RNA sequence: GCGAGUUGGUGGGCGACUCCGAGUCUUCGGCGUGAAGGUUUGAGGAAACUCCACCCACAUGGCGAACGCGUGGCACUGCGAGGUGUCGGCCGAGAGGUCGGGUAAAGGCGCAGAAAGUAACCUCCGCUAGUCGCUGACGAUGAUACGCUUGCGUUGAGGAGACUGGCGGUAAGGGUGAAAUGCCAACCCACGCUGUGAAAGGGAUAAUAGGCGCCCAUGAGCUUCGCCCGAGGCGCGGGUAUCCCGAUUAGAUGAAUGUCGCCUAAAACAGAAGGUGGGUUACGGCCAACACGC
RNA sequence: GCCCAGGUAGCUCAGACUGGGAGAGCGUCCGGCUGAAGACCGGAUUGUCGUGAGUUCAAAUCUCACCCUGGGCA
Numbered sequence: 001g002c003g004a005g006u007u008g009g010u011g012g013g014c015g016a017c018u019c020c021g022a023g024u025c026u027u028c029g030g031c032g033u034g035a036a037g038g039u040u041u042g043a044g045g046a047a048a049c050u051c052c053a054c055c056c057a058c059a060u061g062g063c064g065a066a067c068g069c070g071u072g073g074c075a076c077u078g079c080g081a082g083g084u085g086u087c088g089g090c091c092g093a094g095a096g097g098u099c100g101g102g103u104a105a106a107g108g109c110g111c112a113g114a115a116a117g118u119a120a121c122c123u124c125c126g127c128u129a130g131u132c133g134c135u136g137a138c139g140a141u142g143a144u145a146c147g148c149u150u151g152c153g154u155u156g157a158g159g160a161g162a163c164u165g166g167c168g169g170u171a172a173g174g175g176u177g178a179a180a181u182g183c184c185a186a187c188c189c190a191c192g193c194u195g196u197g198a199a200a201g202g203g204a205u206a207a208u209a210g211g212c213g214c215c216c217a218u219g220a221g222c223u224u225c226g227c228c229c230g231a232g233g234c235g236c237g238g239g240u241a242u243c244c245c246g247a248u249u250a251g252a253u254g255a256a257u258g259u260c261g262c263c264u265a266a267a268a269c270a271g272a273a274g275g276u277g278g279g280u281u282a283c284g285g286c287c288a289a290c291a292c293g294c
Numbered sequence: 295g296c297c298c299a300g301g302u303a304g305c306u307c308a309g310a311c312u313g314g315g316a317g318a319g320c321g322u323c324c325g326g327c328u329g330a331a332g333a334c335c336g337g338a339u340u341g342u343c344g345u346g347a348g349u350u351c352a353a354a355u356c357u358c359a360c361c362c363u364g365g366g367c368a
Base pairs, nucleotide, nucleotide: 001294002293003292005290006289007288008287009286010285011283012263013262014261015260016259017258020042021041022040023039024038025037026036027035028034044269048280049279051278052277053276054275055274056197057196058195059194061228062227063226064225065224066223068193069192070191071190072189073086074085075084076083077082087100088099089098090097091096101188102187107184108183109182121174122173123172124169125168126167127166128165129164130163131162132161138158145154146153147152148151201245202244203243204242211236212235213234214233215232221229295367296366297365298364299363300362301361304320305319306318307317314351322338323337324336325335326334344360345359346358347357348356
């Protein structure tokens, strides 16, 4: 220097226009929410995904327990979601990435395997019973003998024990499998958790029917239970479909934030809708660090 | 804006909750039956389980991220 990577940062500036929106000022005016001119301001690092937390709002009778859900090394930090560092396992050639409570009891681990956690079973060892046996049990599905690697090789017809059962023992071994001092969780431990989301919700206008049905003090009211509290709950039907607030130093509830040119590396991904913060994903131009190959 | 459901063979779906064999019907193809075709009988074909990671011995299934489709709420 080139190539393929990882992590982090950055995500532009200036000018013009008879483009578009908002605030404000001046002038004109026929006083209409008008016209003209000036000035200020006008999308992002992710506004995205909607995965979370907080502010905020409404609904749910109170307390406790159970059930359920979520999180999970350690230290520091933050109201919180989370963040930073560090330890260990795994992946990677490396930079780096990713995962992380416990296993005493009870629960699960397909197929295979004696067995998936616990003692049984088999080989084995001891005692014992029975049947057969030189009148040949057993043996080419390998007698006998030898070798060492202990289960194999060589030899190749003999041959004295062979088979079955019971009781006891547990030192050693048992081909499998991801795993046989294991792994997982529905089990245990600690902490946290009411729900619905701005189409929440409040007000004005308009309309109307305090209408009808069911449950209910023998108790309405959270999934269950206990104690307390004690009057509501559910469904059907009628009406409205507009504005203001919430709501913002971008902000108009259908939504403006444009076009062109130049500089530069300035392209790509992408377009606010109550706000703030966190996480994740997408992106390619440039910059920095790290690491690998040539 | 907010909240849900779904993605498995060419089509319609099951399997997922509680992880171990990827399946059913229709379709398509081949053979039989028939003079020929339909129906019928027999057989066969077919899957990145939307994509990528993680947990695990093992993932369609559990967890996370992303993509796509559909629906509801004033």

Record summary
Two RNAs folded together computationally: RNase P RNA and transfer RNA, 368 nucleotides in total. The coordinates come from a structure-prediction model, not an experiment, and the mean pLDDT is 76. Rfam match: Archaeal RNase P. Clan: RNaseP clan. From the family's description: Ribonuclease P (RNase P) is a ubiquitous endoribonuclease, found in archaea, bacteria and eukarya as well as chloroplasts and mitochondria. Its best characterised activity is the generation of mature 5'-ends of tRNAs by cleaving the 5'-leader elements of precursor-tRNAs. On this family, see Frank and Pace, Annu Rev Biochem 1998: "Ribonuclease P: unity and diversity in a tRNA processing ribozyme".